RNA sequence: CGCUUAUCCAGAAAGACCGAGGGACCGGGCCCGCAGACGUCUUAGCAACCUCCUUAACUAGGUGCUAAUUCCCCUUCUCGAAAGGCGUUUCAAACGUGUUCGAGAGAAGAUGAGCA
Numbered sequence: 001c002g003c004u005u006a007u008c009c010a011g012a013a014a015g016a017c018c019g020a021g022g023g024a025c026c027g028g029g030c031c032c033g034c035a036g037a038c039g040u041c042u043u044a045g046c047a048a049c050c051u052c053c054u055u056a057a058c059u060a061g062g063u064g065c066u067a068a069u070u071c072c073c074c075u076u077c078u079c080g081a082a083a084g085g086c087g088u089u090u091c092a093a094a095c096g097u098g099u100u101c102g103a104g105a106g107a108a109g110a111u112g113a114g115c116a
Base pairs, nucleotide, nucleotide: 002115003114004113005112006111007110008109013043014042015041016040017039021032022031023030027073028072029071044066045065046064048063049062050061051060070108076105077104078103079102080101081100082099085097086096087095088094
C1' cells in the first nucleotide's frame, strides 16, 4: 500500500513553539484564521476498538479523538413531493428528458481490529 469487518447526528481543554492558510480529493457554498487558525510538543480530558487482570466490574496498557452530522452539496442509484422548462403527440391526457426540495442506499474518506 492492499483486503475483510465495525463505527462515524454523542462526547472532550489549556500552555508553549511556528507563522498563513485550513476544513481528505475536484468544484461550489458556508465556516475557522495575525484577537495566531493549521501543524508540532507537553499536560489534561473524551471514550470507539483491542490487550492484561477479573465471577463481573473497577483499574492499567496500546492506538484513536478533543469546531461545525464525515460542516453541507457535488461524484452514482432508488423513491416521494413541488412548480412546470424542452421534445413526441390524437394537441386533452400520456410518454421521455431536465430543474428545485426531502428521504434512503451506495461510492469515497476517517478510526479501530484482523489478514496477507
Annotation
The RNA shown here (SAM riboswitch aptamer (S box leader)) has 116 nucleotides and comes from a Bacteroidota bacterium. NCBI's taxonomy places the organism under Bacteria, Pseudomonadati, Bacteroidota. The sequence was found by an Rfam model in a public genome assembly. It matches the Rfam family "SAM riboswitch aptamer (S box leader)". Rfam links the family to the GO term regulation of gene expression.